[in-house]
RNA sequence: UGAUAGAGGCGCGAAAACUAAGAGUAAAUACAGUUUUCUCUGGCAAUCGAAUCGUAUUGAAAGGAGUUUUCGCCGAAGCUUUAAAGGCUUGCCAAUGCCUUUACUGCUGGCUGUAUGCAGAAUAUGUAUGCGGCUGUCACAUAGUAUUUGUGGAGUGCUAUCA
Numbered sequence: 001u002g003a004u005a006g007a008g009g010c011g012c013g014a015a016a017a018c019u020a021a022g023a024g025u026a027a028a029u030a031c032a033g034u035u036u037u038c039u040c041u042g043g044c045a046a047u048c049g050a051a052u053c054g055u056a057u058u059g060a061a062a063g064g065a066g067u068u069u070u071c072g073c074c075g076a077a078g079c080u081u082u083a084a085a086g087g088c089u090u091g092c093c094a095a096u097g098c099c100u101u102u103a104c105u106g107c108u109g110g111c112u113g114u115a116u117g118c119a120g121a122a123u124a125u126g127u128a129u130g131c132g133g134c135u136g137u138c139a140c141a142u143a144g145u146a147u148u149u150g151u152g153g154a155g156u157g158c159u160a161u162c163a
Stems, first nucleotide, its partner, number of pairs: 001163006009074001011073009027058005033052004041094004077108003082103007109135011137153005
């Protein structure tokens, strides 16, 4: 220098099943009102509808979450920058926003508490930053005998084997 194999722990991610919440919400129908003429980003077309409030009946879903099982793993993975392709929002086109995949830029060793911001129905949860705690690893110092204590660094790291 290269290759192979490993370690950290409430460790990471994916899939399936079940469950809670979403929610008695959206929506639909009937009755009775109000506004309007085809609203809700813009344009075009079709058609005579559309929106909203009250009562009654019926009554979801998505994203996210928990548990169990299986599988793949230890930059596992998450976020971010840029680009391409596809999809949703639609009667059609466009804009905006969102989602998925691939590649690229940068940050984060892992877990966790807390404050703030964003997302979210949510006090769940995720994520970014700041301030703490625990833990693994290496370096230096220290104690003394295979580990104690302190400080600091980062996974492009560390350990082992082979060449």
Lysine riboswitch aptamer from a bovine gut metagenome, 163 nucleotides, folded computationally. RNAcentral holds the sequence, with entries from MGnify.